[in-house]
RNA sequence: GCGGAAGGGCGGAUGGUCGCGCUCAAUUGAGUGAGGAAAGUCCGGACAUCAUUGAGUGAGGGAUGCUCACAUAAGUGAGACACUGUAAGGUGACGGAAAGUGCCACAGAAAAUAUACCGCCCUGCAAGAGUGGGGUAAGGGUGAAAAGGUGGGGUAAGAGCCCACCGGGUUCCUGGCGACAGGAAUUGCAUGGUAAACCCCAUCCGAUGCAAUGCAAAUAGGGUAGGCUCGCUCACUCAGGCCUAUAACCCCGGGUAGCUGCAUAGAUCAAUGACCAUCGUGCAUAAUAUGCAUACAGAAUCCGGCUUAUAGCCCUUCCGCUUUU
Numbered sequence: 001g002c003g004g005a006a007g008g009g010c011g012g013a014u015g016g017u018c019g020c021g022c023u024c025a026a027u028u029g030a031g032u033g034a035g036g037a038a039a040g041u042c043c044g045g046a047c048a049u050c051a052u053u054g055a056g057u058g059a060g061g062g063a064u065g066c067u068c069a070c071a072u073a074a075g076u077g078a079g080a081c082a083c084u085g086u087a088a089g090g091u092g093a094c095g096g097a098a099a100g101u102g103c104c105a106c107a108g109a110a111a112a113u114a115u116a117c118c119g120c121c122c123u124g125c126a127a128g129a130g131u132g133g134g135g136u137a138a139g140g141g142u143g144a145a146a147a148g149g150u151g152g153g154g155u156a157a158g159a160g161c162c163c164a165c166c167g168g169g170u171u172c173c174u175g176g177c178g179a180c181a182g183g184a185a186u187u188g189c190a191u192g193g194u195a196a197a198c199c200c201c202a203u204c205c206g207a208u209g210c211a212a213u214g215c216a217a218a219u220a221g222g223g224u225a226g227g228c229u230c231g232c233u234c235a236c237u238c239a240g241g242c243c244u245a246u247a248a249c250c251c252c253g254g255g256u257a258g259c260u261g262c263a264u265a266g267a268u269c270a271a272u273g274a275c276c277a278u279c280g281u282g283c284a285u286a287a288u289a290u291g292c293a294u295a296c297a298g299a300a301u302c303c304g305g306c307u308u309a310u311a312g313c314c315c316u317u318c319c320g321c322u323u324u325u
Stems, first nucleotide, its partner, number of pairs: 001321010012279007020033005035296001039307002042305005047209004053239008061205005066079005081092004095200002100198002102194003117140002119136007148166006167189001168187008214259002221252001222250002226243004280294005
């Protein structure tokens, strides 16, 4: 100097004129007014209502899933393993396939205790082409994947059949809280993938939501004697509670629509705007002139996390290449 990676920040400013919402004033006005994501509504919390207890049985539903720590959380931090990149880094829906079931299109002989298409070896018949029987899974083909890989021995030809190394299983040692890592011994060795397929295992799990609720106001009823009960849901049992003949619960119908909740912006079909000028930043340009552009976007009970969008600028750290000293 060029290219790349990770983290963080800003994301327009000032003045004038007119306009809009709210608060205060009282008529000359003053003050104030949308974000880093306000977005998505994917998680969770605060808050509000459901009067609220204990024990047990059966069936079913949802969420999470490597390790440790924090935690309310599609969370945060660090690590392990796998894949990927020269690297800095990036990605991972990441328990179990030896409990069981299912699936792996097409191609291929055959897709899992799964085969023999071509081929190789032995042998019978035959002049020959060829054909019958037996053996084989090393070579070739198909495929994303075909009975662990490489080399050697052995064999009629072959095969973990045997051997060496690697890989897998088992046991032990060392390091680590742990996931795991390293090492040693032993063993011919179970023989694919898929659980974002059903499933198995472990742990956990109230509902509804500010259009909640509270106050006020208003109104028209009908049927009935039991109803509810804490907690993932449903059904059942026992004990203890609460409501109810001034009719609870349930069903149908009718009436009300104000205030509150509600905020250092607080609207309620929803304000925060328009124009002018000067600057800032970027691009073009020989140029300080001139021209063009200036992102994503818009509060609605509040807060936290995650995800997504973003013109351009700034800061820090790291990786690679080239050159010079």